[in-house]
């Protein structure tokens, strides 16, 4: 210099003027309510509080606010207690409130490398499946071929045909054919024997572990669990329109059904405890406000522990909270002409969308010193 890899930060394009919108604080004015003191006849003074108006100050979307895909907090469902069913996760160790997330490793795959990627438990518990082709698809199997023997033909050649056997080395089929290559061995063959390679089992060593290395034993046992299933661990259900309170309204109205022989009630079912109401139809009324709501497993800095995820101490900071839903409009100047996109209870993740700017570390190649 070129080409790659990893992990970060920023974000209406910037600045300014004017006009708005939603919260918060302070000040001033007005109205209402409730106490208090003086007077007690109207009244006067001062306090608290609610609302309205005006002014000033300060704050006001995101890295994904999105998808709502996981996991939690919180709230309710009478007790979540026991069992069944069902669902989820699935190499190991750790982190965490928890997770299907993250970190560090192991094994497999890719890359020269930095690095990336992986639904990665069990097929020797059982059941099942393995299309087409093929003789045979799993306690093997003989279509061709090879070989011993016998019979016949033939009459010399390592011959041909048939039969009984042996044989998985060769051919042929297939995604896959019961370890692979070679030498020996054999009638021909075969882990039958041996060397190397692959796997399995056992032992030793190292590691918390997944696993790795070495040695021994010829032990050689197909694949599919994203088929049922088995094993281990986890899981009640609903969701802020949860839910609580104030105010308002009202008819404990009419009709029907079930229920102490136990209804309704926790939302797949059953059991246990609890114990008196529950459901449907008809006809009506109210439908405003407050809380939940943003201070939280919070952020930043620093010191310590840890390879890391993360975590402990100390210090500092407060950073939207609407309810028809605010965060905008317009003008001017400039530039490289501006992406995806808008909070609605809150967090931790994942996934998806995204024009660009800045900076860090690492690898490969080439060249120069």
């Nucleotide at each position: 210099g070129c080409g790659a890899g990893u992990g970060g930060a920023c974000a209406c394009g910037a600045c300014g003027g004017c006009c708005g919108c939603c919260g918060c604080g302070c000040c001033g004015g007005g109205a209402g309510g409730c106490g208090c003191g003086c007077a007690u006849g109207a009244g006067c003074g001062g306090g608290c509080u609610u609302c309205c108006c005006g002014g000033c100050g300060g704050g006001g979307a995101g890295g994904a606010a999105a998808g709502u895909c996981c996991g939690a907090g919180c709230u309710g469902c009478g007790c979540a207690g026991g069992g069944c069913a069902g669902g989820g996760u699935g190499c190991u160790g750790g982190a965490u409130a928890a997770c299907g997330u993250c970190c560090a490793g192991u094994g497999g795959g890719g890359g020269c490398a930095a690095c990336c990627u992986u639904a990665a438990g069990g097929a020797a518990a059982g059941u099942g499946c393995c299309a087409c082709a093929g003789a045979a698809a799993a306690c093997a199997a003989a279509c061709c071929g090879c070989c011993c023997g016998c019979a016949g033909c033939g009459c010399u050649a390592g011959g041909c045909u048939g039969c009984u056997g042996g044989u998985a080395a060769g051919g042929a089929u297939g995604a896959a054919a019961c370890g692979g290559u070679g030498c020996g061995g054999c009638a021909a063959g075969a882990g039958c024997g041996c060397a190397c390679c692959a796997g399995a089992a056992g032992c030793u060593u190292g590691g918390u572990g997944a696993c790795a290395a070495g040695c021994u034993u010829g032990c050689u046992u197909g694949g599919c669990a994203a088929a049922c299933c088995c094993c281990a661990c986890c899981c009640g259900c609903a969701g802020c329109a949860a839910g609580a309170c104030c105010a308002a309204a009202u008819a404990g109205g009419g009709g029907g059904a079930g229920g102490a022989u136990g209804a309704c009630g926790c939302g797949g079912c059953c059991c246990g405890c609890c114990g008196a109401c529950u459901c449907c139809c008809c006809g009506g009324g109210u439908u405003g406000g407050u809380c939940g709501c943003u201070c939280g497993a919070g952020g930043c800095g620093u010191c310590g522990g840890g390879c890391a995820a993360c975590u402990g101490g100390c210090g500092c900071c407060c950073u939207a909270g609407a309810u028809a839903g605010a965060u905008g409009g317009u003008c001017g100047u400039c530039c490289a002409c501006g992406a995806c996109a808008g909070a609605a209870c809150u967090c931790g993740g994942c996934u998806u969308a995204u024009g660009g700017u800045c900076g860090a570390c690492u690898c490969g190649c080439a060249u120069g010193c």
Predicted 3D model of a 369-nucleotide RNA (Bacterial RNase P class A) from a Bacillota bacterium.
The sequence was found by an Rfam model in a public genome assembly.
Its Rfam family is "Bacterial RNase P class A". About the family: Ribonuclease P (RNase P) is a ubiquitous endoribonuclease, found in archaea, bacteria and eukarya as well as chloroplasts and mitochondria.